RNAcentral holds the full RNA, with entries from SILVA. The part of an RNA shown here (small-subunit ribosomal RNA, central domain) has 349 nucleotides and comes from a metagenome. Rfam family: Bacterial small subunit ribosomal RNA. The coordinates come from a structure-prediction model, not an experiment, and the mean pLDDT is 89.
[in-house]
Context: one part of a larger RNA
RNA sequence: CUGGGCGUAAAGCGCGCGCAGGCGGUUUGAUAAGUUGGAAGUGAAAUCCACUGGCUUAACCAGUGAACUGCUUCCAAAACUGUCAGACUAGAGUGUGGGAGGGGAAGAUGGAAUUAGUUGUGUAGGGGUAAAAUCCGUAGAGAUAACUAGGAAUACCAAAAGCGAAGGCGAUCUUCUGGAACACUACUGACGCUGAGGCGCGAAAGCAUGGGGAGCAAACAGGAUUAGAUACCCUGGUAGUCCAUGCCCUAAACGAUGAAUGUUAGUCGUUGGUAUGCUCGUCAUAUCAGUGAUGCACUUAACAGAUUAAACAUUCCGCCUGGGGAGUACGGUCGCAAGAUUAAAACUC
Numbered sequence: 001c002u003g004g005g006c007g008u009a010a011a012g013c014g015c016g017c018g019c020a021g022g023c024g025g026u027u028u029g030a031u032a033a034g035u036u037g038g039a040a041g042u043g044a045a046a047u048c049c050a051c052u053g054g055c056u057u058a059a060c061c062a063g064u065g066a067a068c069u070g071c072u073u074c075c076a077a078a079a080c081u082g083u084c085a086g087a088c089u090a091g092a093g094u095g096u097g098g099g100a101g102g103g104g105a106a107g108a109u110g111g112a113a114u115u116a117g118u119u120g121u122g123u124a125g126g127g128g129u130a131a132a133a134u135c136c137g138u139a140g141a142g143a144u145a146a147c148u149a150g151g152a153a154u155a156c157c158a159a160a161a162g163c164g165a166a167g168g169c170g171a172u173c174u175u176c177u178g179g180a181a182c183a184c185u186a187c188u189g190a191c192g193c194u195g196a197g198g199c200g201c202g203a204a205a206g207c208a209u210g211g212g213g214a215g216c217a218a219a220c221a222g223g224a225u226u227a228g229a230u231a232c233c234c235u236g237g238u239a240g241u242c243c244a245u246g247c248c249c250u251a252a253a254c255g256a257u258g259a260a261u262g263u264u265a266g267u268c269g270u271u272g273g274u275a276u277g278c279u280c281g282u283c284a285u286a287u288c289a290g291u292g293a294u295g296c297a298c299u300u301a302a303c304a305g306a307u308u309a310a311a312c313a314u315u316c317c318g319c320c321u322g323g324g325g326a327g328u329a330c331g332g333u334c335g336c337a338a339g340a341u342u343a344a345a346a347c348u349c
Base pairs, nucleotide, nucleotide: 004320005319006318007303008302012317014201015200016199017198021194022193023192025088026087027086028085029084030083031082033081034080035077036076037075038074039073040072041071042070049065050064051063052062053061054060091191092188093187094186095184096183097182103177104176105175106174107173108172109171110154115149116148117147118146119145120144121143125136126135162169163168206247207246208245209244210243211242215241216240220236221235222234223233258316259315260314261313262312263311266294267293268292269291270290271289272288273287274286275285276284277283278281298305299304322349323348324347331342332341333340334339
């Protein structure tokens, strides 16, 4: 190794691009490296094994044989793998066409609301709570009307809906720009899949510099509650939240389900495309691609999964091996720091 697993028991890297490596469609011919058959040489002796024999037996010893699963050379075979040459189009890609979309970046513009300010009207309360109080208000609050300023977020539409590799993306318009689906099969002709290292992206919080600061709000202060209340509730309130640039690189980064390919009952929705049909409706049917519900076979310890598989198979990568110690210590790498990453042992049950 033969021969375990990874949705929830330990275990899928947060996600992508991709060098090396591993694996790889149909077909013709050649080759003979792998592969298969045969032959020769070698594979020391001892050991092991089989059968005999010798010590009273055994261990032990001796003889004969087999074996030594291997290596080298030669001959042959040519299905499969490899290699070389040629051909193909079902994989992959390009082209053409009309569509869908909160995909990304930049700029411009809008309305509702909160807050603040100014002015007018107006007078004694407002606010808040289970109840209160801190708090605001006769220096005129709250209410109401007009105007001004500024920042952030974009009601309804809104959906099991859409887009994106993931993180994520939602007012409107413009510019630039990525990807996917469908139809036509015009072109290329295996150009493919996976991917250790590597590189890039990566919510929130946090960090650096410079702006900005309406609302909200860690910390903090006060009022309550309470035995206490470093809380829950209330009044305030600073970082932060926002922008630009540079870091950080972690999440229950979840579908707790790696990627790719093929095969395997249905039924009911929904999004995008296409085709066909007619009683031309914004209808029916079919089909391709997505996204949901339910449900056979099958799987599963059960729950459940079930053509978007956790079914049946193949390829490649990652990861797991009792609980605690511990995702810690030490060392290395990265970081301004916070820390991240890689990652033990003693001991103990």